Notes
The RNA shown here (transfer RNA) has 73 nucleotides and comes from a Deltaproteobacteria bacterium. Rfam family: tRNA. It is annotated as a transfer RNA. Lineage of the source: Bacteria > Pseudomonadati > Myxococcota > Myxococcia.

RNA sequence: GCGCCUGUAGCUCAGCGGUCAGAGCACUUGCCUACGAAGCAAGGGGUCGCCUGUUCGAUCCAGGCCAGGCGCA
Numbered sequence: 001g002c003g004c005c006u007g008u009a010g011c012u013c014a015g016c017g018g019u020c021a022g023a024g025c026a027c028u029u030g031c032c033u034a035c036g037a038a039g040c041a042a043g044g045g046g047u048c049g050c051c052u053g054u055u056c057g058a059u060c061c062a063g064g065c066c067a068g069g070c071g072c073a
Stems, first nucleotide, its partner, number of pairs: 001072007010025004018056001027043005049065005
């Protein structure tokens, strides 16, 4: 330098045109307990990497850029 893949909550990931953007773990509060852990219940947390475009509508499609990974040279 070229090609491919990935980028969504603190972490690991799901969702691949229209539902309120979700799960597990983590975190906070309450219950429980002599206190903790475990368990149970509730809750907070996201400009879906950035910009532009397509569309009535974009996390999802297209282009560019940025970051990470793999391969080739």